[in-house]
RNA sequence: AUUGAACGUUGGCGGCAGGCUUAAGACAUGCAAGUCGAACGAGAAAGCCUUCGGGCGAGUACAGUGGCGGACGGGUGAGUAACACGUAGGAAUCUACCCAGCAGAGGGGGAUAACCCGGGGAAACUCGGGCUAAUACCGCAUAUCUCCCACGGGAGAAAGGGGGGCUUCGGCUCUCGCUGCUGGAGGAGCCUGCGGCGGAUUAGCUUGUUGGUGGGGUAAAGGCCUACCAAGGCGACGAUCCGUAGCUGGUCUGAGAGGAUGAUCAGCCACACUGGGACUGAGACACGGCCCAGACGACUACGGUCGGCAGCAGUCUGGAAUCUUGCGCAAUGGGGGCAACCCUGACGCAGCCAUGCCGCGUGUGUGAAGAAGGCUCUAGGGUUGUAAAGCACUUUCAGUGGUGAAGAAAAGCGAGCGGUUAAUACCCGCAUCGCCGUGACGUUAACCACAGAAGAAGAUCCGGCUAACUCCGUGCCAGCAGCCGCGGUAAUACGGAGGGAUUAAACGUUAAUCGGAAUUACUGGGCGUAAAGAGCACGUAGGCGGUUUGAUAAGCGGAAUGUGAAAGCCCUUAGCUCAACUUGGGAACUGCAUUCCGAACUGUCAGACUUGAGUGCAGUAGAGGAAGGUGAAAUUUCCUGUGUAGCGGUGGAAUGCAUAAAUAUAGGAAGGAACACCAGUGGCGAAGGCGGCCUUCUGGACUGACACUGACGCUGAGGUGCGAAAGCGUGGGGAGCAAACAGGAUUAGAUACCCUGGUAGUCCACGCCGUAAACGAUGAGAACUAGCCGUUUGGCCCUUAGAUGGGCUGGGUGGCGCAGCUAACGUGAUAAGUUCUCCGCCUGGGGAGUACGGCCGCAAGGUUAAAACUCAAAUGAAUUGACGGGGGCCCGCACAAGCGGUGGAGCAUGUUGUUUAAUUCGAUGCAACGCGAAGAACCUUACCACCUCUUGACAUCCCCGGAAUUGGUCAGAGAUGACCGAGUGCCUUCGGGAACCGGGAGACAGGUGCUGCAUGGCUGUCGUCAGCUCGUGUCGUGAGAUGUUGGGUUAAGUCCCAUAACGAGCGCAACCCUCGUCUCUAUUUGCCAGCGGGUCAUGCCGGGAACUAUAGAGAGACUGCCGAUGAUAAAUCGGAGGAAGGUGGGGAUGAUGUCAAGUCAUCAUGGCCCUUAUGAGGUGGGCUACAAACGUGCUACAAUGGCAGGUACAAAGGGUUGCGAAAGCGUGAGCUGGAGCCAAUCUCACAAAGCCUGUCGCAGUUCGGAUGGGAGUCUGCAACUCGACUCCCUGAAGCCGGAAUCGCUAGUAAUCGCGAAUCAGAAUGUCGCGGUGAAUACGUUCCCGGGCCUUGUACACACUGCCCGUCAAACCAUGGGAGUGGGUUGCACCAGAAGUGGCUUGCCUAACCUUCGGGAGGGCGGUUACCACGGUGUGAUUCAUGACUGGGGU
Repeated sequence: AUUGAACGUUGGCGGCAGGCUUAAGACAUGCAAGUCGAACGAGAAAGCCUUCGGGCGAGUACAGUGGCGGACGGGUGAGUAACACGUAGGAAUCUACCCAGCAGAGGGGGAUAACCCGGGGAAACUCGGGCUAAUACCGCAUAUCUCCCACGGGAGAAAGGGGGGCUUCGGCUCUCGCUGCUGGAGGAGCCUGCGGCGGAUUAGCUUGUUGGUGGGGUAAAGGCCUACCAAGGCGACGAUCCGUAGCUGGUCUGAGAGGAUGAUCAGCCACACUGGGACUGAGACACGGCCCAGACGACUACGGUCGGCAGCAGUCUGGAAUCUUGCGCAAUGGGGGCAACCCUGACGCAGCCAUGCCGCGUGUGUGAAGAAGGCUCUAGGGUUGUAAAGCACUUUCAGUGGUGAAGAAAAGCGAGCGGUUAAUACCCGCAUCGCCGUGACGUUAACCACAGAAGAAGAUCCGGCUAACUCCGUGCCAGCAGCCGCGGUAAUACGGAGGGAUUAAACGUUAAUCGGAAUUACUGGGCGUAAAGAGCACGUAGGCGGUUUGAUAAGCGGAAUGUGAAAGCCCUUAGCUCAACUUGGGAACUGCAUUCCGAACUGUCAGACUUGAGUGCAGUAGAGGAAGGUGAAAUUUCCUGUGUAGCGGUGGAAUGCAUAAAUAUAGGAAGGAACACCAGUGGCGAAGGCGGCCUUCUGGACUGACACUGACGCUGAGGUGCGAAAGCGUGGGGAGCAAACAGGAUUAGAUACCCUGGUAGUCCACGCCGUAAACGAUGAGAACUAGCCGUUUGGCCCUUAGAUGGGCUGGGUGGCGCAGCUAACGUGAUAAGUUCUCCGCCUGGGGAGUACGGCCGCAAGGUUAAAACUCAAAUGAAUUGACGGGGGCCCGCACAAGCGGUGGAGCAUGUUGUUUAAUUCGAUGCAACGCGAAGAACCUUACCACCUCUUGACAUCCCCGGAAUUGGUCAGAGAUGACCGAGUGCCUUCGGGAACCGGGAGACAGGUGCUGCAUGGCUGUCGUCAGCUCGUGUCGUGAGAUGUUGGGUUAAGUCCCAUAACGAGCGCAACCCUCGUCUCUAUUUGCCAGCGGGUCAUGCCGGGAACUAUAGAGAGACUGCCGAUGAUAAAUCGGAGGAAGGUGGGGAUGAUGUCAAGUCAUCAUGGCCCUUAUGAGGUGGGCUACAAACGUGCUACAAUGGCAGGUACAAAGGGUUGCGAAAGCGUGAGCUGGAGCCAAUCUCACAAAGCCUGUCGCAGUUCGGAUGGGAGUCUGCAACUCGACUCCCUGAAGCCGGAAUCGCUAGUAAUCGCGAAUCAGAAUGUCGCGGUGAAUACGUUCCCGGGCCUUGUACACACUGCCCGUCAAACCAUGGGAGUGGGUUGCACCAGAAGUGGCUUGCCUAACCUUCGGGAGGGCGGUUACCACGGUGUGAUUCAUGACUGGGGU
């Protein structure tokens, strides 16, 4: 785009079309084919009239004989793959009615329906007898003519009817018929060329088959039929068989070529319940005829009889689905008739249906307060929207009433004219005149009038494709979906709404066809890697084919003629108001046939040529092939000698061999297989493949020069041959190796990898198999198209004394590369470039190279080769990442080297788990677990139990009252409640107001309730790792790349150089703080060198400003200098100087991003949820539980130690609800005390390890301190659950810790103490401070993490990836299957209705003949040939089904 459509929703009018696609299923009822009295005989009745005689009805109706028509028209598409159809031709034919022409139509005869009588039968119907007519039937005559023929001859017709007039009644005339013949028109039959479906998993078919002769038959040619003869005919250009199908003009689509289709209309064919058959006839093997058989149905008196809607309506059934049992012959057409007329479900009309196409309408203009309402909102607004209302108009269509065409012309009647005729009759004709009068549609079309916006809009869609967006509901539910895909709490995708988009009397959905699809490619595709080159060659058919001359004219080109039906399409014209529709004309119908012309090309015929191809001659190289012989090294076995304990094997072992002498070694022998070095992107071969040497036989290739043949060529469906390895058969052979097998190892296992053995096999001969990643994943042949460099094998030239070197030219074989090609990779004269010829092959993935069938094979199996079902992908090349038990380079306490720990013990603390009324919540690998928590007895507190409150504990607003505040009593666990007091403040314009308290109503408060996967902010982590990007340019079809890679160098993408890149940004570094040196300035509470004073002693005092310190400002370090290395660079190494040297130490500082990492319980916040509770208050309890497990710590296990005594030296901090001195008391915790200090002043505050002595003597101890008992101290409202500390007593485990694992590279580890935050109290934790103060780093192989480059990838949620197979469960389709049931069909046989042909004296018999006896002819009957249905047997094929079973798919 389209449809004979259907379904859903909706529906105003008209025009024109269309309307059982399914069950060729079955059909009730009515109608669809009759007509003619001008062929014939016969001939009513009802009724009316009557003069009762009868007349009219009426020569009407009905029936019969006869004629013509029922072969047309109408329906359907079952069958048919066929001369059925289409197209173009042909010759051996028929043709009623019609037209034209010629000739005739004379004279006889015998019957028979109807009718009457009788009989049978339920009926249908039928039998016998009798009468009768014809245009019915039969002879005779005639024969223009036709047919037959032996060329003499023979045979063969007819019908009359009607009309008027005339008549001498004999006829004449007109007309309709009749007979014979010829021709025409239209129709029909037959034959032929060409054209149009699928299957080869259908390859051979055929016996009347192919042809001939004779005969028969037909309208006609012909095996159409028959007898005989011959053995043909068809087929790979697809016979036969199977499946499917009416064919065509056309229709739909498409740019076309094509593809699909064959409704309506038109042409042809076939069919008429199924099968068979003939009759009649001009025509049929006959839709509304006959006979027979069958199925089905109806009637029946059971004896029989009847029926055929695939005609029009209609019914049932089937189905998603397809109409009225209408009107009329008015028109057109048909049959009959002289005609009038009759018949006509053909046809013309109407009805039903939005089934399609076309047209019209459902109003038009104006109208901003941008109304109301709806929706939305950032609360302002926006939108619906000029839309509505309102105002002003119009009246198509529908409605009502009226007017009113065209379709009608014939025919008939009467005139006129003409023809015929003797005739002015009759009859016929007329484009002459008049009269008469025919319409189903129809309440027609059209027109006029009337009234009033009045009666007339929906459907689908709005994520992208694809025009059109928001809100609410829902919450992977409900649902949507053409494809991709939406939906798991903010859905433009589901459902609703508002709005919008498209279209419109329709709009969507489904089904179907073509297009897009160049996705079967003729036009117009491909095959290296995506599907696709056969393993290779030879060669048949076929296809294609060099140069030249002549002929021919099949192909080809041109012209003409015929045909190509009409309709349709296209152009144009006209008619309906337009259009659809209809109509006139034209064009076109790309085709076929015939004739003529042309001769370039192809073909054919004839002749010639040499360049393609081949032959001869001379040479060359070679693992080319076959057969025979022969050689040395090695392995193994055997024999002999020497010799002794192991050998062998592996990652390491073991099995194995060996004292019966192995391995090793020397000599000898046997046997089999394979041929080191040479050896090479070297050679040969068609491919597979071929490797010691020699001989014989043999194939091919190449080179050179000359001669010859003269297109002999290329490709190649089928076919034939060759064809690795493995395998098979028969017979040999068997050294080594080695499937299977055995043993030993390895391992969780190890039916493997490794080891020791070992059989088929490997080898030979003969025969099979016929496949491989048989690969260059690249068919064969030919031509053309830049170069450069190897190598192999020939030839020629130049050069050289020669070796050699150079150049040219052939054949092979390689590397790189231009153009071109390619999706890219790549290819690139050995093409995957540009062309030609031929063959093979491909058409999404899986199912499957499978099943079935065929062929081959001994088998294994090979070859040919599907479908159901299932998926939305499968695949190629390249890109970026990520990953790798890939590679390269590099880094890090990553390993290594060291030191000290953890893991074992006790305790502390956190977590899991468990328990519980509750043990609140969060954090969970690294990156949770002394974490949030810098401190849970109450509080905190979020949890639990119980008791309470409801505008609330807290905020704002309103009203009322009261200052606020505070003391006390009682009840209660308390919150709270009741009561009694104290107290009346501040400002004021005197109204009141502010703060605060109490009460009240409602807006609201409140929530540590949920969602960290809705979020902000903050944080962790990779990681202080060196990375992450951008602009412009360039390259690439593109994703992307380049830059950012490379060579160096660095801690660093740090810097230098190179460079299709040039620059830039965020990171790195630096800038900041602190420590280390110095200078300047300043000098108290700090300092005290010098001067002075003073003390037992002390910067204590005067004073000083040197030193230290304090805290401000500066200096200093930059690879700056020297040398070496490096590329003269960057930089590195060494050195000097310096307090410090190569980022001097430490800190702060954390790129793009990753982990939906963590946090809604810090805070903020969307959405959801609770609202006398999930909010708020109170008391008590819990967070502190305890079979178990884990993390992080402390203290130890002791002598480098414990204990006791003495003694020295810090830093950094804190302190007024505080630190708290001296002094006193207490064994001690502490108490009393209160000086001093808001701090360089006072205080916490004695630092400890250390050093000097003494003691302990290796022990569960003078180690260790848990646990328990007792007694206390302190804080606090309160230490029971549940604090810390002190004293006395007790004195557990533990003697250095398994597997495993952590930290640390220098003032570090280790060790020692001190302080602070939090805090009433409560650190073994955390954050800080100083004291003492090591060891080790060869190095980067390995473990872990990371960076850069590169490589592979089937990964991209990215290796915690992806993914394979069995098994288990479910479902689906399919193969096999003992079989079973149908369909179709071959062959053989039986049978044989009706019918036709043949034969037939059993019977009957009008016309004609007769010699009157009969005959001719006919009928009935019988029989026979053919044959439908039916039956039997045996095959083939196909469909369905089948216990069980095989694989496959999801």
Molecule: small-subunit ribosomal RNA
Organism: uncultured bacterium